């Protein structure tokens, strides 16, 4: 790359160098010269994987499963709900195919951990 499973409305910055794009596409609509994305030093959030307890499973252990605690290890992450977007009910306004909010449900995306 491809596949499987979990999450994705919460959190998080200062400065060096650079100089024009960013926000995965797609229409939108947002960020940016009061400096964009990138690169480097520092910080920092989080809590997937490791870690350590404690229960349940077991004759027992492992293993799995839940819950918790830390946050040194691998990871990720530091505008906006994954910024909105696709399907399908609901409520409320409007009046004739609208807009507002909210529920279910998927695509695609990220991100972790497994595996071919």
């Nucleotide at each position: 790359c491809g596949c499987u499973c979990a999450u994705c409305g919460a959190g998080a910055c200062c400065g060096g160098c650079u100089g024009a794009g960013g926000g995965a596409c797609u229409g939108g609509c947002c960020c940016u010269u009061u400096g964009a994305a990138g690169c480097c030093g520092g910080g920092g959030c989080a809590a997937c994987c490791g870690u350590c307890g404690a229960g349940c499973c077991c004759a027992a252990c492992c293993c799995g499963c839940u819950c918790g605690a830390a946050a040194u290890g691998g990871u990720g992450c530091c505008a906006a709900c994954u910024c909105c977007u696709c399907g399908g009910g609901g409520a409320c306004g409007a009046c004739u195919g609208c807009g507002u909010c909210g529920c279910c449900g998927g695509a695609a995306g990220a991100u972790g951990a497994g595996u071919u």
Source information
Predicted 3D model of a 116-nucleotide RNA (SAM riboswitch aptamer (S box leader)) from a Steroidobacteraceae bacterium. The model forms 97% of the base pairs in the Rfam consensus. The sequence was found by an Rfam model in a public genome assembly. NCBI's taxonomy places the organism under Bacteria, Pseudomonadati, Pseudomonadota, Steroidobacterales, Steroidobacteraceae.